[in-house]
């Protein structure tokens, strides 16, 4: 390099709920918790899908699919 995988090892994020907060709202943020995830790191109308609103214009979602990069083992 490139294909694969999570079986070892070291370890990482953290669903829902509950509690404070922020916002019209989608959601967000912290803390408890842990369904799960090989990228649950990153990247948002300058892929696409979805959802929101003071709607022809803005926002919101990355743990939807997608792009991108990174360990670790095996070959």
């Nucleotide at each position: 390099c490139u294909c694969a995988a999570a079986a070892a090892a070291c370890g990482c994020c953290a669903a829902a709920a509950c509690c404070g907060g922020a916002g019209c709202g989608a959601u967000c943020c912290g803390g408890u918790g842990a369904c799960g995830g090989a990228a649950a790191a990153c990247u948002a109308u300058a892929g696409g899908g979805u959802c929101u609103c003071u709607u022809c214009g803005a926002g919101a979602u990355a743990g939807c699919c997608a792009g991108c990069u990174g360990c670790u083992u095996g070959a």
The RNA shown here (c-di-GMP-I riboswitch aptamer) has 75 nucleotides and comes from a Mollicutes bacterium. Its mean pLDDT, the model's own confidence on a scale to 100, is 81. Lineage of the source: Bacteria > Bacillati > Mycoplasmatota > Mollicutes.